[in-house]
Background:
Two RNAs folded together computationally: RNase P RNA and transfer RNA, 524 nucleotides in total. It holds a member of the Rfam family "Bacterial RNase P class A". Rfam classes the family as a ribozyme.

RNA sequence: AAUGCAGGUCGGGCAACCGCGUCCCGAUGCCGCCCUUAGGCGGACUCGGGAUGAGGAAAGUCCGAACUCCACAGAGCAAGGUGCCCCGUGAACAACAGGGGUCUCACGGCCGCAAGUCCGUGAGAACGGAAAGUGUCACAGAAAACAUACCGCCGGCCCUGGUCCCACCCGCGAUGGCGGGAGCAGAGCCGGUAAGGGUGAAAAGGCGAGGUAAGAGCUCACCGCUCCGCCAGUAAUGACGGGGGCACGACAAACCCCACCUGGAGCAAGACCAAAUAAGAGAGGAGAAGCUGCUCGCUUCACUGCCUCGUCCCGCGCUUGCGCGGCGGCAGGGCAACACUCUCGGGUAGGUCGCUUGAGCCACGGAGCAAUCCAAGGCCCAGAGAAAUGGUUGCCUCUCCCCCUUUCCGGGGGACAGACAGAAUUCGGCUUACAGACCUGCACUGCUU
RNA sequence: GUCCUUGUAGUUCAACGGAUAGAACUGCCCCGUCCUAAGGGGUCAAUGCUGGUUCAAUUCCGGCCAAGGACACCA
Numbered sequence: 001a002a003u004g005c006a007g008g009u010c011g012g013g014c015a016a017c018c019g020c021g022u023c024c025c026g027a028u029g030c031c032g033c034c035c036u037u038a039g040g041c042g043g044a045c046u047c048g049g050g051a052u053g054a055g056g057a058a059a060g061u062c063c064g065a066a067c068u069c070c071a072c073a074g075a076g077c078a079a080g081g082u083g084c085c086c087c088g089u090g091a092a093c094a095a096c097a098g099g100g101g102u103c104u105c106a107c108g109g110c111c112g113c114a115a116g117u118c119c120g121u122g123a124g125a126a127c128g129g130a131a132a133g134u135g136u137c138a139c140a141g142a143a144a145a146c147a148u149a150c151c152g153c154c155g156g157c158c159c160u161g162g163u164c165c166c167a168c169c170c171g172c173g174a175u176g177g178c179g180g181g182a183g184c185a186g187a188g189c190c191g192g193u194a195a196g197g198g199u200g201a202a203a204a205g206g207c208g209a210g211g212u213a214a215g216a217g218c219u220c221a222c223c224g225c226u227c228c229g230c231c232a233g234u235a236a237u238g239a240c241g242g243g244g245g246c247a248c249g250a251c252a253a254a255c256c257c258c259a260c261c262u263g264g265a266g267c268a269a270g271a272c273c274a275a276a277u278a279a280g281a282g283a284g285g286a287g288a289a290g291c292u293g294c295u296c297g298c299u300u301c302a303c304u305g306c307c308u309c310g311u312c313c314c315g316c317g318c319u320u321g322c323g324c325g326g327c328g329g330c331a332g333g334g335c336a337a338c339a340c341u342c343u344c345g346g347g348u349a350g351g352u353c354g355c356u357u358g359a360g361c362c363a364c365g366g367a368g369c370a371a372u373c374c375a376a377g378g379c380c381c382a383g384a385g386a387a388a389u390g391g392u393u394g395c396c397u398c399u400c401c402c403c404c405u406u407u408c409c410g411g412g413g414g415a416c417a418g419a420c421a422g423a424a425u426u427c428g429g430c431u432u433a434c435a436g437a438c439c440u441g442c443a444c445u446g447c448u449u
Numbered sequence: 450g451u452c453c454u455u456g457u458a459g460u461u462c463a464a465c466g467g468a469u470a471g472a473a474c475u476g477c478c479c480c481g482u483c484c485u486a487a488g489g490g491g492u493c494a495a496u497g498c499u500g501g502u503u504c505a506a507u508u509c510c511g512g513c514c515a516a517g518g519a520c521a522c523c524a
Base pairs, nucleotide, nucleotide: 001445003443004442005441006440007439008438009437010436012396013395014394015393016392017391018390020053021052022051023050024049025048026047027046029045030043031042032041033040034039055420059431060430062429063428064427065426066425067266068265069264070263074296075295076294077293079262080261081260082259083258084100085099086098088096089095101127102125103124104123105122106121107120108119109118111116128257129256133255134254135251136250137249150197151196152193153192154191155190156189157188159186160185161184168181169180170179171178172177205223206222208220209219210218224246225244226243227242228241229240231238232237270353271352272351273350280344281343282342283341284340287301288300289299290298291297304336305335306334307333308332310330311329312328313326314325315324316323317322318321346523347522348521360379361378362377365374366373367372399415400414401413402412403411404410450520451519452518453517454516455515456514459474460473461472462471467504476492477491478490479489480488497513498512499511500510501509
């Protein structure tokens, strides 16, 4: 110096003219009111002047809050969320910072027969629990989770075949020889086994030695797992010693369990004023609505009337156990209906507040590894309504192209801000989009010293 | 603006985490007919995109993209 990766900062500057939004000021304009006039008051109209006017993401609406209302906010269940540990920051969070642990992957190294442990570097992890329970594990494969046995290996029984030679056993015989058995091969049955083969994403601890009929944690060493003890550490966790011979596969971004957390709605929240329509229809209803899933509980509003049957009480009558009566009580049933809710229909779609001084911005200096905090000083920076923030020109800078020059440097000419994008109650974070420029660190390459 | 819901053939819908993703209608080809229609046979055609979890994803979990719906006040 170039390239790549990671992180951070910025996202053109100055000026003129025209246009748009908001606010303020002025006017001899215009409109309305008061008034004899002069003049005064008001205005959202007109004209003139001034101030000010998008972002790092204003976006997605994924988390967390402020603020407002529901009842300041209850209980249980359900539902949802978070999830290695410690310390810190922060209003809070699933955010951020620092350090540590465990696991996985890659590369390198040591030991070792191997498996693998260990060490170093780098990257990554939605990283509580699979030894509480349930569920799933397709195809393939013998077997997919209380293991199993296809091929294979081994033993026993039985059958068949074979026995030229050789070795062994038995019988005859005389030593030669003869006959039988058995070693061999195959089929079947019974049993042992899980070394090996093969399947699969995953195969029931791994590997070596001993051992065995063949094998096997069957035994032993090492490693892994797990239990106990002890030590180190705030903790996650780790080291050491001993025991167990292995029971205990994966999946919790499957149900679930454990710990912790969460009331709901959202500025179209909500408050006030004004205008206009109907004073309606239907459904639910002695309860209704709310705490936006359910129950309890609580709060607010409403709690009226008619009919019928039963029973009790009272009074009267008498046929002494029945009849009649009661604006009587209690309980049941039915009907109507107030409040209230829902649907349909109707009306208005106007104004003010909420609304931007805020966990606010810039920043000398200081503390801290950092996130961040303290803080001298300075600043006020869109607040509207379906919604303004734009255009042209000049200069400069950045970038790109061409020419002169072998290249660099330098000079000249041309193009000329060129990406993502557009505030809507407000903040903190996360995520996503983004032309180009600058800074820092790392890796690699080239050149110079 | 705020809050929800949903994305599977051209259309309307299916599909315990096990894939050759299914059905009806439509389209295309053939048979059938004098021609068409009906009918019969065959065929084309899809998980919005992109990461992750898992042995395995239409399905489970993120992030984008797209579409649809609801929400004003008065009485």